[in-house]
RNA sequence: GAAGUGCCCCGCAUGGUCGCCGGCCCCAUGUCGGGGCGGGAGGAAAGUCCGAGCUCCACAGGGCAUGGUGCUCCGUAACGCGGAGUCCCGGUGACGGGAAGGAAAGUGCCACAGAGAGCAGACCGCCCGCCUGGGGCGGGCAAGGGUGAAACGGUGAGGUAAGGGCUCACCAGACCGCUGGGCGACCGGCGGUGCUUGGCAAACCCCACCAGGAGCAAGACCAAAUAGGAGGGGCUCCCCGCUUGCGGGGAGACGGAUGGCCCAUCCGAUUCCCUCGGGUACGGUCGCUGGAGGCCUCGGGCAACCGGGGUCCUAGAGGAAUGACCAUGGCCCGCGCGGAGGUCACUCCAUGCGGGAACAGGACUCGGCUUACAGGGGCACUUCGGCC
RNA sequence: UGGGGUGUCGUCAAGUGGUAAGACACGGGCCUUUGGAGCCCGCAUCCGGAGGUUCGAAUCCUCCCACCCCAGCCA
Repeated sequence: GAAGUGCCCCGCAUGGUCGCCGGCCCCAUGUCGGGGCGGGAGGAAAGUCCGAGCUCCACAGGGCAUGGUGCUCCGUAACGCGGAGUCCCGGUGACGGGAAGGAAAGUGCCACAGAGAGCAGACCGCCCGCCUGGGGCGGGCAAGGGUGAAACGGUGAGGUAAGGGCUCACCAGACCGCUGGGCGACCGGCGGUGCUUGGCAAACCCCACCAGGAGCAAGACCAAAUAGGAGGGGCUCCCCGCUUGCGGGGAGACGGAUGGCCCAUCCGAUUCCCUCGGGUACGGUCGCUGGAGGCCUCGGGCAACCGGGGUCCUAGAGGAAUGACCAUGGCCCGCGCGGAGGUCACUCCAUGCGGGAACAGGACUCGGCUUACAGGGGCACUUCGGCC
Repeated sequence: UGGGGUGUCGUCAAGUGGUAAGACACGGGCCUUUGGAGCCCGCAUCCGGAGGUUCGAAUCCUCCCACCCCAGCCA
């Protein structure tokens, strides 16, 4: 100098003019109003994909079904998230990617091609026997050819009619035993067994773990209004009491308890459930924003993160506001001129004209993930080339 | 704001691991003097998009995109 890799940060600033939405205060109040002070979106506010808080249902119980997660350890309120590792794959490398348990529990699938596709398999071929004119028939063989995504270890030698782990040597793997290291996933050493076992579980399934449901239109309180409406359901049996058609108790059904089933539990008889109708008008207050919060610093930890101390923080509304213009400055792009460095590529400084500035926007709140994003900056590292 | 669902040719749609049926429409041809009807042939390079699993994906998984539906109070 070129090409790259990882992590982190910013994502216009200042001033003026005109506006927009809340809050507080003052003035004016019959009504309309006027003034001042202070505040007003993000790194993703988004998608709503996970996990929680919070609220109600019933205190959230048992079992099944269903759904989810899936290498190890750690972090965390929790997670399907994060960190550090293990193994496999890709890259010369920095580094990146991995839903990565089980396929010798079981079931299923493997199209086409091919002789044969999962208890393997003779189309060509090789060998033996018989017949024999090319050739045919029977048997043996998985070495060679061919098909395929995939054909039941590889190389060499011995052996054989020809072959084959049939036998042997070496290599690769599997299993078993002993053993060293690591919390663990796992890594290594020695010995034995010729043991050679296909893939798919983002197919059913098995194993381990997790999950009750609904969601701020949750939910609580207040106010207004009506036909405080109509229809259907609210059962059966037994016992007791008397007011003789009502009350109490028990048993069994039924319905309900915020989307599956069963059990258990609770509720139901003038207040519940279902359907239709009616009213009200997008009624008010709370929930509602200070929180597992941000920043600085010290300590622990490889890190995620944790603990101590200090400091800072008023959007919280209704279909819902934070904008527009101008000036100056900064940034980027194109063209032009000048200077400096350098062998070149190119870089830096100064300057004139023209142009540009993204993705997007709160609606109960957090922790993550994912996706979108003009442009700029910082740190660390890798490979190649040049010079000293 | 919350919850649920659907995307296959121009339209309606079948297919749920193994070469994407069918109908209407459209294009060409035959028939006819011409048109219609009828008959024959053609018409999805990409199954909303991008990745992944698999030998193989419209189908299974993940993430996006577009569209549709339902939800106020008295209760």